[in-house]
């Protein structure tokens, strides 16, 4: 310090997630030791048991228990007596119990923090100072007696003490009253001094010196009160308040005060957030962070609050009191049922709750506290120990050597190698820890007592005693590697990889995402990585997150500028000068507790931890100083702002009047059959006279042309003309005022359209509605009608994509061009021109900004001021609440839940029922077909034991198959074999081999014959049989694991690279543009310049010629010969054969084009513009096809999914489709006669002549390994004849009979021949295919495969030989440029809403049940205060009657609990209901994205 995740890729915005730290934690797995810390975060729930506050006999009366002494009795070790002594139960009295300890309910508060104040206060014990401590009195507990009660406890009588209580005296600087002087203070007043009058005090004890008591002053300590500032959330809480705010008087308090009461006034608080609701103890500090901040407040320290819940006071220096009291309530316990008792949020502990938190331990040794003169007693404060890896820190589990790189595991390309791994074994060394041995600490020094010094406080010295922890720590001897390693992770982020299993299952997952048969992501294993006595997970927190932005963000399009203006509060504010000192700056003082953090030392072996000092505590208060800036006061200024004068433009606003064109309607005339409307129609109007046309009239609304990125207005908005009233703006020159300004939360006004109310108006248009079309439907788009509305007046509504998606104001920062309104100068006769300037309004553009697009003096640049708004998408601008509204609705405005994205700009593609240009038998123009029939063939389907398998839009279907009777053959049935039909290795035997036999065959069991080849004589090679196991074998699966091969777009013209340049980048440029071409072909231009794969050419065939060579081919001329034939001699001319060459290049001419590339025409030429044809197929696409050609990974079978054999099947047959053949006839059929090819094949062959047969064919055998012989008759054609439009002399299916051939074998299941039979079919619906010239059409010939053949197929060959193309609108496919896009699996895309089903959260809801609270009323315990006529009454007074005072009782006021009624608020729940979200491949449509097929949106 960053990283992952939106996309095909990019940049940005933006959320989600991760890596770090930390915890009072919990859970899972694991666990050796020690030190230091920490340990109910939940039920302030309920508590059994024990302990946690007592002490003092030096205050008192005393003596229940214990001990000692004394005495007595005697059974001499017992009993009794005795307060005499040590002491002490119970009691009176004093002090303490208000500390210490616990908890965080309540509390949003002067509660806490900080800084001040008290001239408004108190303070026991302690310290200092001064003074005093005299005299008297009456009770009472205890004890004793009696009584009531179960108990707790209570009552009566008698007697008694005090440092308990009371009275008198004395008394001041105390208190009260009175009044004076001085000083001080802002002030109520304070202080000082001197008077007078009144009131108030005391206690003794032990001892010989102390201690206690009383009064007063001061101090210290601790408290009380007041004030400034700071200290949560919500405005969907906006108004609150009657003791309320203030005053006067009184009361009350330690003390000020509405603290309380009476009276008077009507105030007080609040957008700087009152009141209300919810939440919460506050701080020092802790965690995090660079900091600023954010989160937290457990342990420790300070403060507060509370003590079962609520209320109340008493006592006291102090309490409204945790282990005190009274009352009420809930709960628990005891009870004799009459009554009583209790309060762990003290320490342990129990139950419960919970994910979760310890021992019913030891000691007062130390520190501290209470009491005491003291010894001492008490102390669950405290100090220790126990439990827990809860955290932090430290240590260890060994160290060194050791390669047969052992065994084993895992992996593997498997005779082997790699890895675990120096790891182990083995050798040597060490001994922390654990275990065991022996000794063994410190924390302890005082006090008391002794001695010395001292006037007293006090100081010094010596001896001795005291340890819970603890026989602990530390040290020491012994022993022996001995006693000690786990957890998580290994797809990326993120360090670390392989195998097996599983097969969208099981599962994982923090985010992205893994898993559907080769998973580094699941589970296991091996290996590795990280941390380590721990490691992971979960929770919550800070960080990263500049993702609430003070430091430190934004708002044109990503979320975000209010619709506009005016203006209140507030914020900000021009120039000069004086003063001031609030802000500001500097210094000083006080404070900012300690602990903590930080620094420097020190102590535990180190560290954690402890400890000393320092620094820091950024704060607050006070004082001093400065005066630049801000503020304030004062005085001025004119540059901001405004006023006046003159001029100018304008759809600025309101009201009234007027005008013409057009539509419609009414009346009349002319006139006749249509009009209107649409893609096409229909509804509609019209013979009752429309439309059209003319004349007249009515009425409403809107104002053509001018008209303009022109004008005006704050915005909405404003458009005929005239008038009235009226707002604003600009310019010019001067004068005046003198900062009067800017912005603007709330507020107020205006605010399109639609809508609402009342009343008018209503021509046209026109929601709703009706009808007609369209359509699968059409509640739409189109058409015919048509009501509200649109218009006017008045009143509401208050929203818009109210947009420049850009708040207002001010300043600064290059220009150029157009235009509107002023004004200045120059020029012109004028129209008007030129130059400048101010104010608007547009287009481009520099710097700069921006994610980019873009903005750019009219900023989205650079700055200042103020306001508004934003913080992921959805849920949702929804719900609830409130306000506004007549309503519709508006404003304000959430949450649960859910997703990992949503989004902006730009890029490359793809696509569009977008555009432009261009091409192709793509359409068109033609010719011939298919689709109908019969047959052949392939496919689907069905059938079957099997009908083997594959191919499936174009690009499967006469395809793999260039040939299934057996074989092929992979399928089925049956019968057999198991190292196998085939390969390699090992052992043994044998030549190979021949022959008959059972059996369908394979095979089985036999039988006979037979011994080969080479040899260095050892043997070897080949072959056969048997055995053993390694292995063979598989047309079994996966073409979605692959290689190779192939199809297709497409013979379409494209596809890329290097360098450079542009862009943040993806990318672009080049390759686009202007021409041209069959072509990214070429030319020109150009931030590009070059290059590669494609195109073309090079190759083959073909068309012309030359040359060379002539056999088997040829024969012109010469010769011979024949019935005839190159048959023969000969020839080399011709044809032909096959080698080598020539030829064609827009080369020439003309035109055109840009003087280019090229195009058009022409000449010559066999051929002319790639002459015709072939081979040749760029980058890539389709997970295209093929595991059954072959090869191959993985998986599967192994007496079978392998191998052999026979028979069957692949040939089935209701049907559907594809491809063909033959036809339907006269351009024909039939018969006879007759002419002309090319290219092939042939010895397991082609087969001549001749003979036989109607024929298939048979016999026969010549020739030929082929330019020689054979297949081999070419057919259409031509000539003659016949048929005459007929299901025929067309057509030939089907069937019957008889044959031929091949073959081991033609039944399933071959081809062919002859005779007979003679089906459908008379030119084929929708639709659809091929072809542009030697092509289509038509005619025959050949070959491969092959014994034969289902071939009508396929591949070749030649013969005859057309028609048409205007053209590119349309269909299909393709190329280039451009545009839009919400697509990128790329339109076979994406995607919306209802409905149906499941689940989830939520709103409404008759209500129901809780909590809390307001108001009104009832009620009124305990207590306090007031009153008191009843009762009782020791101290004092008394005239002895009584009084004063007190207690009880009664009563009044206040008041807790409780109750009644009625509201508010909140939580839970509720039949039913509303929408929302999420779900696998449901239903219906197709709204949006392209012109999304009606542009979309508000």
């Nucleotide at each position: 310090a960053g990283a992952g995740u939106u996309u095909g890729a990019u940049c940005c915005u933006g959320g989600c997630u991760c890596a770090g730290g930390a915890u009072g934690a919990a859970c899972g797995c694991u666990a050796g030791c020690g030190g230091c810390a920490g340990g109910c975060u939940u039920a302030a729930u309920a508590c059994a048991u024990g302990c946690a506050a007592g002490u003092c006999g030096a205050a008192c009366g005393g003596u229940a228990a214990c001990a000692u002494g004394a005495g007595a009795g005697c059974u001499u070790g017992c009993u009794c007596u005795u307060g005499a002594u040590g002491a002490c139960g119970a009691g009176u009295g004093g002090c303490g119990c208000a500390c210490g300890g616990g908890u965080g309910c309540g509390u949003a508060a002067c509660g806490c923090g900080u800084a001040u104040g008290c001239a408004a206060c108190c303070u026991a014990c302690c310290c200092u100072u001064u003074a005093c401590u005299g005299g008297g009195g009456g009770a009472u507990a205890g004890c004793c007696c009696g009584g009531a009660g179960a108990a707790a406890u209570c009552c009566g009588g008698a007697u008694u003490a005090a440092u308990a209580c009371c009275c008198c005296a004395u008394g001041g600087u105390a208190c009260u009253g009175u009044a004076a002087u001085g000083u001080a203070g802002c002030a109520u007043u304070a202080c000082a001094u001197a008077g007078c009058a009144g009131u108030u005090a005391a206690a003794g004890a032990u001892u010989u010196a102390u201690u206690g008591g009383u009064a007063a002053a001061g101090g210290a300590u601790g408290g009380g009160c007041a004030u400034g500032c700071g200290u949560g959330a919500c405005a969907u809480u906006a108004g609150u308040u009657a003791g309320u705010u203030g005053g006067u008087a009184a009361g009350g308090u330690a003390a000020c005060g509405g603290c309380u009461u009476a009276c008077c006034a009507a105030g007080a608080c609040g957008a700087u957030g009152a009141u209300g609701u919810c939440u919460a103890g506050g701080g020092g500090u802790u965690c995090u962070g660079a900091g600023a901040g954010g989160a937290a407040g457990g342990u420790c320290c300070c403060c507060c609050a509370c003590a079962c819940u609520g209320g109340u006071a008493c006592u006291g220096a102090g309490a409204c009191a945790c282990g005190g009291a009274c009352c009420a309530g809930a709960c628990u316990c005891c009870u004799a049922c009459g009554g009583g008792a209790g309060g762990c949020a003290g320490c342990a502990g129990u139950a419960g709750g919970g994910a979760a938190u310890a021992u019913u331990g030891g000691u007062c040794a130390a520190u501290g506290g209470a009491c005491g003169c003291a010894a001492g007693u008490c102390u669950g404060a405290a100090c220790c120990a126990g439990c827990c890896a809860u955290g932090c820190c430290g240590c260890g589990u060994g160290c060194a050597g050791g390669a047969u790189g052992a065994c084993a595991g895992c992996u593997u390309u498997c005779u082997g190698a790699g890895u675990u791994g120096u790891a182990a074994a083995c050798u040597g060394c060490u001994u922390u820890u654990a275990u065991a041995u022996a000794g063994g600490a410190a924390c302890a020094a005082a006090g008391a007592g002794g001695c010395c010094a001292u006037g007293c406080g006090u100081g010094g010295c010596a001896a001795g005693a005291u340890g819970a922890c603890g026989g602990u720590a530390a040290c020491u001897c012994a022993c022996g590697a001995a006693u000690a390693a786990g957890c998580a992770c290994c797809g990326g982020c993120u360090a670390a990889c392989u195998c097996c299993g599983u097969g969208c299952c099981a599962g994982c997952a923090g985010c992205c995402g893994c898993g559907g048969u080769a998973a580094u992501a699941c589970g296991g294993a091996g290996g590795g990585u990280g941390c380590a006595a721990g490691c992971g997970u979960u929770a919550a927190u800070c960080g990263g997150a500049a993702u609430u932005a003070c430091u430190g963000g934004g708002c044109g399009u990503a979320a975000a500028g209010g619709g506009u203006a005016c203006g209140u509060a507030g914020g900000c504010g021009g120039u000069u000068a004086u003063a001031u000192a609030a802000g500001u700056u500097g210094g000083a003082u006080g404070u900012g507790a300690a602990a903590g953090c930080c620094c420097u030392g020190g102590g535990c072996u180190c560290a954690a931890c402890c400890u000393a000092g320092g620094a820091a505590c950024u704060g607050c208060a006070u004082c001093c100083a400065a005066a630049a800036c801000u503020g304030u006061c004062u005085a001025a200024c004119u540059a901001g702002a405004g006023u006046g004068u003159a001029u100018a433009a304008g759809a600025g606003g309101u009201u009234a009047g007027c005008g013409g064109a057009a539509u419609u309607c009414c009346a009349g005339g002319u006139g006749u059959a249509g009009c209107a409307g649409u893609g096409a129609a229909a509804u509609g109007c019209g013979u009752a006279g429309a439309u059209a046309u003319c004349u007249g009239g009515a009425g409403g609304a809107a104002c053509a042309u001018c008209a303009g990125u022109g004008g005006c207005g704050a915005a909405g908005g404003c458009g005929g003309c005239u008038a009235a009233c009226u707002g604003g703006u600009a310019u010019a020159a001067c004068a005046c005022u003198g900062a009067c300004g800017c912005u603007g939360a709330g507020g107020u006004a205006c605010g399109a359209a639609a809508g609402c109310g009342u009343g008018g108006g209503g021509a046209g248009c026109g929601a709703a509605c009706g009808g007609g079309a369209u359509u699968a439907g059409a509640u739409a788009c189109c058409c015919c009608g048509g009501u509200a509305g649109u218009c006017c007046a008045c009143g509401c509504c208050c929203u818009a994509a109210a947009c420049g998606a850009u708040g207002a104001g001010a300043a600064c920062u290059a220009g150029c061009u157009g235009u509107u309104g002023g004004u200045u100068g120059c020029g012109u006769a004028a129209a008007u021109g030129c130059a400048g300037u101010c104010a608007g309004u547009a287009g481009c553009g520099a710097a700069g900004c921006u994610a980019a697009c873009g903005c750019g003096u009219u900023a989205a640049g650079u700055u200042c001021u103020c306001c508004g708004c934003c913080u992921g998408g959805g849920g949702a601008g929804u719900a609830c609440g409130a306000c506004c509204g007549c309503a519709a609705g508006g404003u304000u405005g959430a949450a649960a839940c859910u997703c990992a994205a949503a989004g902006g700009a730009a890029u490359u593609g793809a696509c569009g029922g977008g555009g432009g240009c261009c091409c192709g038998c793509a359409c068109a123009a033609g010719c011939g077909g298919u689709g109908g029939a019969g047959c052949a063939u392939g496919u689907g389907g069905u059938u079957u034991a099997a009908u083997u398998c594959g191919a499936u839009g174009c690009a499967a279907c006469g395809c793999g198959a260039a040939g299934a009777a057996c074989c092929u053959u992979a399928c089925c049935a049956u019968c057999c074999c198991u190292u196998g039909a085939c390969a390699u290795c090992c052992u043994c035997a044998g030549a190979a081999u021949u022959u008959g036999u059972c059996g369908u065959a394979a095979u089985g069991a036999g039988u006979u014959a037979g011994u080969g080849c080479c040899u260095u004589c050892g043997g070897g090679a080949a072959c056969u049989g048997a055995g053993u196991g390694a292995c063979a074998g598989g047309u079994g699966c996966u073409g979605c694991a692959c290689g190779g091969c192939u199809g297709u777009c497409g013979u379409c013209a494209g596809c890329u690279c290097g360098u450079g340049u542009c862009g943040u980048g993806a990318g672009a440029u080049g390759u686009u543009g202007g021409g041209u071409u069959a072509a990214g072909u070429c030319c020109c231009g150009c931030a590009a310049c070059g290059a590669g794969c494609g195109c073309a050419a090079c190759c083959c065939c073909u068309a012309u010629c030359u040359u060379u060579a002539g056999u088997u081919g040829c024969c012109a001329g010469c010769a011979c010969g024949u019935a005839a034939u190159g048959g023969u001699g000969g020839g080399a001319a011709c044809u032909c054969u096959a080698g080598a060459g020539a030829g064609a290049c827009u080369g020439c001419c003309g035109g055109u084009g840009a003087u280019a590339a090229g195009c058009c025409g022409g000449a010559g030429g066999a051929a002319g513009g790639u002459g015709g044809g072939g081979a040749c197929g760029a980058c890539g696409u389709c997970a295209a096809g093929u595991c059954a050609u072959c090869a191959u990974g993985g998986c599967c079978c192994u007496u079978a999914c392998g191998g052999g054999a026979u028979g069957g099947g692949c040939u089935a047959c209701a049907c559907a489709c594809g491809u063909g053949c033959u036809a339907c006839a006269a351009u024909g059929g039939u018969g006879c006669a007759u002419a002309c090819a090319g290219a092939g094949g042939g010895u397991u062959g082609c087969c001549a002549a001749c003979c036989a047969g109607c024929g298939a064919u048979g016999g026969g055998g010549a020739g030929c390994c082929a330019a020689u012989c054979c297949c081999a008759g070419a057919a259409a054609g031509u000539g003659c004849a016949u048929c005459u439009u007929a299901g025929u002399c067309c057509g030939g299916a089907u069937c019957g009979c008889a044959g031929u051939c091949u073959g081991c074998a033609a039944c399933u299941c071959g081809a062919c021949u002859g005779c007979g039979u003679g089906a459908a079919g008379u030119u084929g619906g929708a639709a659809u295919c091929g072809c542009u010239a030697g092509u289509a059409a038509u005619c025959g010939c050949g070959a491969a495969u092959c014994a034969g053949c289902a071939a009508c197929g396929u591949c070749g060959c030649g013969g005859u030989g057309a028609a048409u193309a205007c053209g590119u609108u349309c269909c299909c496919g393709g190329g280039c440029c451009u545009u839009g896009u919400a697509c990128a699996c790329a339109c076979c895309g994406c995607c919306c809403g209802u409905c149906a089903c499941a689940c989830c959260a939520u709103g409404g809801g008759a209500g129901u049940g809780g909590g809390u609270u307001g108001c009104a009323c009832c009620a009124g315990a305990a207590g306090u205060a007031g009153c008191u006529a009843g009762a009782c009454u020791a101290a004092c007074c008394u005239u002895c009657g009584g009084g004063a005072g007190g207690u009880c009782g009664g009563u009044u006021a206040c008041c807790a609990c409780g109750g009644u009624g009625u509201g508010g608020u909140u939580c839970a729940u509720g039949a039913c209901u509303g929408g929302g979200g999420u779900g696998a491949a449901g239903u219906c449509g197709u709204a949006a994205c392209a012109a999304g097929g009606u542009a979309g949106c508000c």

Model confidence (mean pLDDT): 84 of 100. Small-subunit ribosomal RNA from an uncultured prokaryote, 1498 nucleotides, folded computationally. The RNAcentral record of the sequence draws on ENA.